[in-house]
RNA sequence: GGGGGUAUAGCUCAGUGGUAGAGUGUUUGCCUACCGCUCAAGUGGUCCUUGGUUCAAAUCCAAAUGCCCCCU
Numbered sequence: 001g002g003g004g005g006u007a008u009a010g011c012u013c014a015g016u017g018g019u020a021g022a023g024u025g026u027u028u029g030c031c032u033a034c035c036g037c038u039c040a041a042g043u044g045g046u047c048c049u050u051g052g053u054u055c056a057a058a059u060c061c062a063a064a065u066g067c068c069c070c071c072u
Stems, first nucleotide, its partner, number of pairs: 001071007010024004018055001025043005049063004
């Protein structure tokens, strides 16, 4: 220098154009002498940024940025 992939909750990841989910974490309760486990109820995201398409975009398109891989 060229090509490809990726960016969603504190973390690991789903998500097929029509109101954003799971596990884990965390908080409270239950239990316990206490801690922990189990169970229950909560908590948590302007879907990396900017623009475009569309009645409607996390999803499709373009660009920027970060990270990863390949070629040179």
Predicted 3D model of a 72-nucleotide RNA (transfer RNA) from Chelydra serpentina. Taxonomically the source falls in Chelydra (Eukaryota, Sauria, Cryptodira, Chelydroidea). It matches the Rfam family "tRNA". From the family's description: Transfer RNA (tRNA) molecules are approximately 80 nucleotides in length. Rfam classes the family as a transfer RNA. The coordinates come from a structure-prediction model, not an experiment, and the mean pLDDT is 82. The RNAcentral record of the sequence draws on Rfam.